[in-house]
RNA sequence: UUCUUAUCCAGAAAGACUGAGGGAAUUGACCCUAUGACGUCUUGGCAACCUGCCCCGCAUUAGCGGGAUAAGGUGCCACAUUCAACCAUGCUUUGGCAUGGAUAGAUAAGUU
Numbered sequence: 001u002u003c004u005u006a007u008c009c010a011g012a013a014a015g016a017c018u019g020a021g022g023g024a025a026u027u028g029a030c031c032c033u034a035u036g037a038c039g040u041c042u043u044g045g046c047a048a049c050c051u052g053c054c055c056c057g058c059a060u061u062a063g064c065g066g067g068a069u070a071a072g073g074u075g076c077c078a079c080a081u082u083c084a085a086c087c088a089u090g091c092u093u094u095g096g097c098a099u100g101g102a103u104a105g106a107u108a109a110g111u112u
Stems, first nucleotide, its partner, number of pairs: 003110006013043005021032003026085004044077003049073003052069001054067005081104001086101006
C1' cells in the first nucleotide's frame, strides 16, 4: 500500500512547551479558538478490538460461545464519524423535514 471482516447513539483531562489556526479531504453550513485552539511531551484516565490469566456452558482432541480482569499490543480522552452533497421512500406550509442506503472516513483483527 491492497483486500476482507467487525464496530462507529456510550466513555474518559490536567500540567508544561508552542503560537494561529482547528473540527480527515472539496464546497457550503455549524462549532472550537489569543480566557491560547491545533500540535508535542509528561502524568492521569476511558474503552475492551487482539494477546495473556481466570470462571461458566457445549464439544471433550483441536475448538466454539458467554462472562470477568486490565498484565501486554493498539486505540481513544470538545460537541461529533457535526450536518448537507449521490440514490430511494415517506411527509410537506414547496422552504424543507424524517428514515434507509451508497460513497468517503476512523479503529481493530487478519491479509497482500
The RNA shown here (SAM riboswitch aptamer (S box leader)) has 112 nucleotides and comes from Flavobacterium rivuli WB 3.3-2 = DSM 21788. The sequence is in RNAcentral, with records from Rfam and Ribocentre. Of the family's consensus pairs, 91% are formed in the model. RNAcentral records the identical sequence in 2 taxa. Its mean pLDDT, the model's own confidence on a scale to 100, is 77.